[in-house]
RNA sequence: GGUCGAGUAACAUAAUGGUAAUGUGUGGGAUUGCAAAUCCUGCAAUGGCAGUUCAACUCUGCCCUUGACCU
Numbered sequence: 001g002g003u004c005g006a007g008u009a010a011c012a013u014a015a016u017g018g019u020a021a022u023g024u025g026u027g028g029g030a031u032u033g034c035a036a037a038u039c040c041u042g043c044a045a046u047g048g049c050a051g052u053u054c055a056a057c058u059c060u061g062c063c064c065u066u067g068a069c070c071u
Stems, first nucleotide, its partner, number of pairs: 001070007010024004018054001025043006047063005
């Protein structure tokens, strides 16, 4: 330098154009003699900028970060 892939919450993982889901985590509560476990409830996310569309995590372009391969 070239080709292909990935980027969603503090962490991990879903969502192939129509309400962004689940677990861990964390705050509060229930339960307990005190804890753990369990249960209820709150918090927290689409890498950036544009484009297409009534509507974009999703499709397109560029950029950023990162992985694999080729040279």

Background:
This is a predicted structure of a 71-nucleotide RNA (transfer RNA) from Picochlorum sp. 'soloecismus'. The RNAcentral record of the sequence draws on ENA. Lineage of the source: Eukaryota > Viridiplantae > Chlorophyta > core chlorophytes > Picochlorum. Its Rfam family is "tRNA". Rfam's curators write: Transfer RNA (tRNA) molecules are approximately 80 nucleotides in length. Model confidence (mean pLDDT): 83 of 100.